[in-house]
Molecule: SAM riboswitch aptamer (S box leader)
Organism: Gracilibacillus alcaliphilus
C1' cells in the first nucleotide's frame, strides 16, 4: 500500500527562508506579489492513543510524551440509493485524521 472502527456544522498565528500557483480528483466557487502554498523556529488550538490525577466499574479532569490540526461545513457539488412537499434531507461513495491488525 489495503482491511476494521470512530470523528469531521467548534477551534487556533507571528517571524524568517523562498518563489507561484493554491484549494485531494472532476465542475464550480474561492484564496494568492497587500507574498498564498510549502519548509524552519517559536506559539496557539483539540483531546485520537499513551500517562497522571480523582471516583470506583464506569466516568470526570489535566495537558506530560506520540500523532494531528491553525481560509471558508470534509468551501459546494459529483458518481448510487431511499424518503418525500420534486426541492429538500438521511445514507453510501470518495476524502482528512487517530488507534488497531497487517
Nucleotide at each position: 500500500a489495503u482491511c476494521u472502527u470512530a470523528u469531521c456544522a467548534a477551534g487556533a498565528g507571528a517571524g524568517g527562508u523562498a518563489u507561484a500557483g493554491g484549494g485531494a480528483c472532476u465542475g464550480g466557487c474561492c484564496c494568492g506579489a497587500u507574498g498564498a502554498c510549502a519548509c524552519c523556529u517559536c506559539a496557539g488550538c483539540a483531546a485520537c492513543c499513551a500517562g497522571c490525577a480523582u471516583a470506583u466499574u464506569g466516568a470526570u479532569g489535566u495537558a506530560u510524551g506520540g500523532u494531528g490540526c491553525u481560509a471558508a461545513u470534509u468551501c459546494c457539488a459529483g458518481a448510487g440509493g431511499a424518503u418525500c412537499u420534486u426541492g429538500a434531507u438521511c445514507c453510501a461513495c470518495a476524502g482528512a485524521u487517530a488507534a488497531g491488525a497487517g